[in-house]
């Protein structure tokens, strides 16, 4: 510095569902929990999909899919 991810290791995240706070909502964020994840780390750039409004529009998801980025671990 490329490329791989069957297998082990160290460690990380944490879906459904509960409960609590918010928020019109959709979702968010805190405990619990674990269904899963080699980026399930960040970025709403391009598609998607939800909720509000429904005249332009406003917001959410990065765990839907690509792109971009930065990283750990084994092996060529």
């Nucleotide at each position: 510095a490329g490329a791989a991810g069957c297998a082990a290791a160290a460690g990380c995240c944490a879906a459904a569902c509960c409960u609590g706070u918010c928020g019109c909502a959709a979702a968010a964020c805190a405990g619990g929990g674990a269904c899963g994840g080699a980026a399930a780390g960040c970025c709403a750039c391009g598609g998607g999909u939800u909720u509000c409004a429904c005249a332009g529009g406003a917001a959410a998801c990065a765990g839907c899919c690509g792109g971009g980025u930065u990283g750990c671990c084994u092996u060529c």